[in-house]
This record gives sequence, C1' cells and structure tokens, in this order.
RNA sequence: CGGGACGUGGGCCAGCGGCUAGGCCUCCUGCCUUGGGAGCAGGCGAUCGAGGGUUCGAGUCCCUCCGUCCCGA
Repeated sequence: CGGGACGUGGGCCAGCGGCUAGGCCUCCUGCCUUGGGAGCAGGCGAUCGAGGGUUCGAGUCCCUCCGUCCCGA
C1' cells in the first nucleotide's frame, strides 16, 4: 500500500428493511435452605464503533473515518 472479516447491555452471542433490539452468563430482589450453593420467580442494564447518505421506515443497504484480526505485497 492492496484485499477480506468483525465492531450490538459488565462478558459472550443472536437479530429476512417494519417487534417495545432478544438469548445465555454476571449483577440486584424475593422464595426455598440452619447457612451457602443449586433450583424457582421477578428485575436493572445497550440506541447497535463515529459521522453522513438511501428509504415512508436502517442494528440491517451505500460512502467516509476509527479500532481489532486475517491474507497478500
């Protein structure tokens, strides 16, 4: 320098252009337990890397940039 993949709660991962952005773990509360753990019930937490564009409507499509990783020079 060229090409490619990825970026979504604290962690990991889903998400045919139209749902209130969902699941698991963690965390909080309660039940249960002598206590803890396990189990059960409920709850908090992300505006989707940044900015623009397309569209009636964008996490999803397009462009630029940023970051991580891989390949080739």
The RNA shown here (transfer RNA) has 73 nucleotides and comes from Cellulomonas cellasea DSM 20118. Rfam family: tRNA. It is annotated as a transfer RNA. The sequence is in RNAcentral, with records from ENA and Rfam.